Model confidence (mean pLDDT): 75 of 100. This is a predicted complex of two RNAs, RNase P RNA and transfer RNA, with 398 nucleotides together.
């Protein structure tokens, strides 16, 4: 990639029309998980700011996405090629049990020196070398020094800023610079995005009685009080008083399947995809159909079954087939 | 169908990312009794499963199973 395969009878659920003993159609590649992105649909509001959530390399695609395609960085393998939560601890703050002498700072041992007149204590200096430890002040050599140390120098690692290349990630050589442990799947910074709620959304018909709610009208709208507007603020809106009128709980219709659709060719693009033409018509139930049987083959049949609709990730999958 | 919490011994409950997972209650042995019971002492027993961040994971992240609860205006 594929997802028993013909052929007949009886049956279910949609539909169509001449209303019948007719004609034609009926699960998935995941229909699943509900983990993302949109369609559609209600809501005085979707407005303002805090809060809050998600995203994380770059350039495309694309209705849109956290998904894809191609690069770029890293990391694995001899290859082919696989993988990656891949922004920032040089913004600040926290963490780093135990061990170790010290966990971001330190002096146990060691090393050198002073003092106390020697053994031997003490006090100073030191990060080389011992030791603990996932982790010890970038790594290694020489110079210096009392012993030492980037303290110098020279190589080489990172990391910033300047140069020169790319549309960007990013790469190249060189020169200065140094605040060069890990940790943001710690708090948090920074960029981008983000109204709320989901077909039990929602519109309509629908018989008593109260409750609750709610809709018109008018009165008020200066303060108040009460509700709704996402947590919270401010904004905004409504209510309160009068009059009238609908509720809905059974069940019916709509929403509901023609869509960002599926298939063949051409053309553009390394590619996701994007463009014109031509053909197909392909479930819509609501206790919820999609099934049983018979003949024939054989590989003897996995994982599983719509319920508003699509793009896309996950995870489950016998047996065949291709690389 | 949609939205939402959870999961830790046989049961309920605890643990700030740190040493060997705590504690009752239930099991099981023992001691005490003439048996039993109580009481007292010892044992057994657990983070649903897989993957990662981290030195280190019950705890963070993330697939992936099982569970529990909310949504239909009441009566």
């Nucleotide at each position: 990639u594929u997802g028993u395969g013909c052929g007949g009878u009886c049956g279910c659920g949609g539909g169509g029309u001449a209303u019948a003993u007719c004609c034609g159609u009926g699960a998935g590649g995941a229909a699943a998980g509900u983990c993302c992105g949109a369609g559609c649909a209600u809501c005085a509001c979707a407005g303002a700011g805090c809060a809050g959530g998600a995203u994380a390399g770059c350039u495309g695609u694309u209705a849109a996405c956290g998904g894809c395609a191609g690069c770029c960085g890293g990391a694995g393998g001899u290859g082919a090629c696989u993988c990656c939560a891949g922004g920032g601890c040089a913004a600040g703050u926290g963490c780093a049990a135990c061990a170790g002498a010290a966990a971001u700072a330190u002096a146990c041992c060691g090393c050198a020196u002073u003092u106390a007149u020697u053994u031997u204590a003490a006090g100073u200096g030191u990060a080389a070398g011992g030791g603990u430890g996932g982790a010890a002040a970038g790594g290694c050599g020489a110079g210096g020094u009392a012993a030492g140390a980037g303290c110098u120098c020279a190589c080489c690692g990172u990391a910033g800023a300047c140069c020169g290349g790319g549309u960007g990630a990013c790469c190249g050589a060189g020169u200065c610079u140094a605040c060069c442990u890990g940790u943001a799947a710690a708090c948090c910074c920074u960029a981008u995005c983000c109204g709320a709620u989901g077909c039990a959304a929602c519109g309509c018909c629908g018989a008593u009685u109260g409750g609750u709610u709610u809709c018109g009208g008018g009165a008020g709208u200066a303060a108040g009080c009460c509700g709704c507007u996402u947590g919270c603020u401010c904004g905004g809106c409504g209510g309160c008083c009068c009059c009238g009128g609908a509720u809905u709980a059974a069940g019916g219709c709509g929403g509901c399947u023609u869509g960002a659709g599926a298939c063949g060719c051409g053309c553009g693009g390394c590619g996701a995809c994007g463009c014109g033409c031509g053909c197909c018509g392909u479930a819509g139930a609501u206790a919820g159909a999609u099934g049983a049987c018979c003949g024939c083959g054989c590989a003897c049949g996995a994982c599983a079954g719509a319920a508003c609709u699509c793009g896309g990730c996950u995870u489950a999958c016998a047996g065949a087939u291709a690389a | 169908g949609u939205c939402u919490c959870g999961g830790u011994a046989g049961u309920c409950u605890a643990a700030u990312g740190g040493a060997u997972a705590a504690g009752a209650c239930a099991g099981u042995g023992g001691u005490u009794u003439c048996c039993g019971g109580u009481a007292c002492c010892a044992c057994u027993g657990a983070u649903g499963c897989g993957g990662g961040u981290u030195c280190g994971a019950u705890u963070c992240c993330u697939g992936u199973c099982c569970g529990g609860g909310g949504c239909a205006c009441c009566a």